Notes: Predicted 3D model of a 90-nucleotide RNA (c-di-GMP-I riboswitch aptamer) from Brevibacillus sp. SYP-B805. Taxonomically the source falls in Brevibacillus (Bacteria, Bacillota, Caryophanales, Paenibacillaceae). It matches the Rfam family "c-di-GMP-I riboswitch aptamer". Rfam 15.1 lists 5,092 matches to the family in 1,772 species. The RNAcentral record of the sequence draws on Rfam.
RNA sequence: GAGCGUCAAGGGCAAACCGGUGCGAAAGGCCGGGGCGCAAAGCCAUGGGUCUACGGGAUAUCUCUAUCCUAUGACUGCCAGGUUGCCGCA
Numbered sequence: 001g002a003g004c005g006u007c008a009a010g011g012g013c014a015a016a017c018c019g020g021u022g023c024g025a026a027a028g029g030c031c032g033g034g035g036c037g038c039a040a041a042g043c044c045a046u047g048g049g050u051c052u053a054c055g056g057g058a059u060a061u062c063u064c065u066a067u068c069c070u071a072u073g074a075c076u077g078c079c080a081g082g083u084u085g086c087c088g089c090a
Stems, first nucleotide, its partner, number of pairs: 003089003012038002017033005023028001036077001042083003046080003049075003055070006
């Protein structure tokens, strides 16, 4: 330095769910509890995927409004890719 995660030590993260939030249009985020799991469940929305649709657009309608499309908004604990790294094995 490439590889691997069977055992150990010290640690780390935190799903569902619950409470909160003068963060957000929503999806979602954040804080507290919780702990299903995770050896990159550290970091990066780069490719695919998924969610949302304020605004914008289309159609119908006299109007009110309804339906559809759209990411510039999100999710990395959906899969790839990039990048950094603890301990142990060998």